[in-house]
RNA sequence: UUCCGAUAAUAGCAAACCCAUCGAGAGGUGGGGACGCAAAGCCACGGGUCUGGGUUAUCCCUGACAGCCGGGUUGCCGAA
Numbered sequence: 001u002u003c004c005g006a007u008a009a010u011a012g013c014a015a016a017c018c019c020a021u022c023g024a025g026a027g028g029u030g031g032g033g034a035c036g037c038a039a040a041g042c043c044a045c046g047g048g049u050c051u052g053g054g055u056u057a058u059c060c061c062u063g064a065c066a067g068c069c070g071g072g073u074u075g076c077c078g079a080a
Base pairs, nucleotide, nucleotide: 004078005077012037013036017032018031019030020029021028022027035067041073042072043071045070046069047068048065049064050063052061053060054059
């Protein structure tokens, strides 16, 4: 350094739900709150799921989800 991931240590993030707010919607943002997470940091490239529209054998377009999977990229620590 790479791989790897501990009953280690220092940190971090924040599900459901509630309140406010944006959006036609999926969903997003802020606050509270913790189910959990070794990348639950970032990226919509591939697949998938969901929204809206068109089409009606089917498919196409649009938007969302990174805490659905894969992939790319950056990062804390250092036992086996």